[in-house]
RNA sequence: GCCCUUGUAGCUCAGUGGAUAGAGCAGUAGUUUCCGGAACUAAAGGUCGGCAGUUCGAAUCUGUCCAAGGGCA
Numbered sequence: 001g002c003c004c005u006u007g008u009a010g011c012u013c014a015g016u017g018g019a020u021a022g023a024g025c026a027g028u029a030g031u032u033u034c035c036g037g038a039a040c041u042a043a044a045g046g047u048c049g050g051c052a053g054u055u056c057g058a059a060u061c062u063g064u065c066c067a068a069g070g071g072c073a
Base pairs, nucleotide, nucleotide: 001072002071003070004069005068006067007066010025011024012023013022018056028042029041030040031039049065050064051063052062053061
């Protein structure tokens, strides 16, 4: 220098153009317990890496930039 993959909640990841973006774990509150743990219940937590474009509609498609990983030279 060229090419490929990945980027979504604190962490690990789903979500292949459609209505309010989800799960598990962690954390918080409650139930339970003498206390704690475990279990169960509930709520909270997201500018979907940035910008621009396509579209009636974008986490999803396109371009570019950034970051991480890999391949070739």
Predicted 3D model of a 73-nucleotide RNA (transfer RNA) from Pelodictyon luteolum DSM 273. It matches the Rfam family "tRNA". Rfam's curators write: Transfer RNA (tRNA) molecules are approximately 80 nucleotides in length. The coordinates come from a structure-prediction model, not an experiment, and the mean pLDDT is 81. The sequence is in RNAcentral, with records from ENA and Rfam.